[in-house]
RNA sequence: AAAACAUCCAGAGCAGGCGAGGGAACGGGCCCCAUGACCCUGCGGCAACCCUCAAAAUCAAAUUGAGAAGGUGCCAAUUCCCGCAGAAGCGAUUCUGAACAGAUGUGCG
Numbered sequence: 001a002a003a004a005c006a007u008c009c010a011g012a013g014c015a016g017g018c019g020a021g022g023g024a025a026c027g028g029g030c031c032c033c034a035u036g037a038c039c040c041u042g043c044g045g046c047a048a049c050c051c052u053c054a055a056a057a058u059c060a061a062a063u064u065g066a067g068a069a070g071g072u073g074c075c076a077a078u079u080c081c082c083g084c085a086g087a088a089g090c091g092a093u094u095c096u097g098a099a100c101a102g103a104u105g106u107g108c109g
Base pairs, nucleotide, nucleotide: 004106005105006104007103008102013043014042015041016040017039021032022031023030026083027082028081029080044075045074046073049071050070051067052066053065054064055063079101084097085096086095087094088093
């Protein structure tokens, strides 16, 4: 790296630097951006997968609550929306579920 498992409709700023694109792939949309996006750095914050404590449990696994020192991660828009199927509708469209892929963690390596 790949396989596996879990989650992905909530949440989260300011400054400095850079200088033109960015929002993962493909197609179609829509949006962000010289009033400086994206990305990098500093400080800050959000969250709760690992973790810490407590309860419960008692082969084990699984569960609940609190916490945020540490390991990560994250801080526009539902993973920004759709791309297949089903239902409702005259229709625009709406709702639900899946598939493919992605992101993050754990773990293996």
Molecule: SAM riboswitch aptamer (S box leader)
Organism: Chloroflexota bacterium